A computed fold for a 100-nucleotide RNA from uncultured Devosia sp., annotated as Guanidine-I riboswitch aptamer.
Model confidence (mean pLDDT): 84 of 100.
The sequence is in RNAcentral, with records from MGnify.
Its Rfam family is "Guanidine-I riboswitch aptamer". Rfam's curators write: This family represents a conserved RNA structure found upstream of the ykkC and yxkD genes in Bacillus subtilis and related genes in other bacteria.

RNA sequence: UGAGGCUAGGGUUCCGGUGUCGCUGACAUGUCUGGUCCGAGAGCUUCCACCGGUCGGGAGACAUCCGGGCGGAUACACGGCGGGACAAAAGCCCGGGAGA
Numbered sequence: 001u002g003a004g005g006c007u008a009g010g011g012u013u014c015c016g017g018u019g020u021c022g023c024u025g026a027c028a029u030g031u032c033u034g035g036u037c038c039g040a041g042a043g044c045u046u047c048c049a050c051c052g053g054u055c056g057g058g059a060g061a062c063a064u065c066c067g068g069g070c071g072g073a074u075a076c077a078c079g080g081c082g083g084g085a086c087a088a089a090a091g092c093c094c095g096g097g098a099g100a
Stems, first nucleotide, its partner, number of pairs: 002047005009038002014035002016032001017029005049074001050072003054068004076096001078099001082094003
């Protein structure tokens, strides 16, 4: 630096719940705990990348190349309104934006 897994969070396409009905189903309901689903720059974790050290290989002191392994606080991080997508919403995207 990027990606995966998970969570905070999110709504209601599907499943389920609840109510009604003309009952192999249909309609309503997310102010229905839930399962599927979406899901963090400022959350967690893993891998890659990066930085530093170390060990080994080729004739090899340095440089360079290849491989293994160790460490890293890779700083700091308050943040609207509004808009966008998917069924819909959101800490998702616009966006480490505008601002502070």